[in-house]
RNA sequence: AUCCCAUCCAGAGCGGCUGAGAGACCUGGCUCGACGACGCCGCAGCAACCCCACGGGGGUGCUACCGCCAGGACCGAUGGAGG
Numbered sequence: 001a002u003c004c005c006a007u008c009c010a011g012a013g014c015g016g017c018u019g020a021g022a023g024a025c026c027u028g029g030c031u032c033g034a035c036g037a038c039g040c041c042g043c044a045g046c047a048a049c050c051c052c053a054c055g056g057g058g059g060u061g062c063u064a065c066c067g068c069c070a071g072g073a074c075c076g077a078u079g080g081a082g083g
Base pairs, nucleotide, nucleotide: 004080005079006078007077008076013043014042015041016040017039021032022031023030025072026071027070028069029068044063045062046061049059050058051057067075
């Protein structure tokens, strides 16, 4: 890696850099975006999957819209376990 388990309608944003697309993929919608989206970095926060000396201390994750919506696809993401 494959396989297995759990979760995905709750919650949580500012600053700097960058500069045109972005919301995973296909079709159709809807939405965000030069009043700077997406992305990267820093800080802050949320959450509670795992660890712990049990101090929310540590490892991940997340912080527009229900995984944006409907249908589709050997769908995807995150954590754990295992090797």

A computed fold for an 83-nucleotide RNA from Kineococcus aurantiacus, annotated as SAM riboswitch aptamer (S box leader). Lineage of the source: Bacteria > Actinomycetota > Actinomycetes > Kineosporiaceae > Kineococcus. Of the family's consensus pairs, 88% are formed in the model. Rfam family: SAM riboswitch aptamer (S box leader). Rfam describes the family as follows. The SAM riboswitch is found upstream of a number of genes which code for proteins involved in methionine or cysteine biosynthesis in Gram-positive bacteria. The prediction has a mean pLDDT of 83.